[in-house]
The RNA shown here (Glycine riboswitch aptamer) has 89 nucleotides and comes from a soil metagenome. Model confidence (mean pLDDT): 79 of 100. Its Rfam family is "Glycine riboswitch aptamer". Its family is annotated with glycine biosynthetic process in the Gene Ontology. The RNAcentral record of the sequence draws on MGnify.
RNA sequence: UGACGGGAGAGCCCGGACGCCGCCAGGAGGUGAGCCGGGCGCCGAAGGAGCAACCACUCCCCGGAAUCUCUCAGGCACCCGAACCGUCG
Numbered sequence: 001u002g003a004c005g006g007g008a009g010a011g012c013c014c015g016g017a018c019g020c021c022g023c024c025a026g027g028a029g030g031u032g033a034g035c036c037g038g039g040c041g042c043c044g045a046a047g048g049a050g051c052a053a054c055c056a057c058u059c060c061c062c063g064g065a066a067u068c069u070c071u072c073a074g075g076c077a078c079c080c081g082a083a084c085c086g087u088c089g
Stems, first nucleotide, its partner, number of pairs: 001089006011040006018032004041076003047072001048070003054064002
């Protein structure tokens, strides 16, 4: 580094359009994990950043360094993704 397998966490609300239900027609209303916009909240295991046990060094400096910390990015139905682990190269 490639393939396969495993792989967590975190949400609600409001509005709009559209679809469906409903209606004699229309309206109100209901409904949609989808689309657009907004509010506050939350998660961390892509990436990023910070500190640091430790490593290295005669010492200091420089350097490397997390699953810790921060949440810029990313994410909060499912899927995808996913650090890390296992197997085979």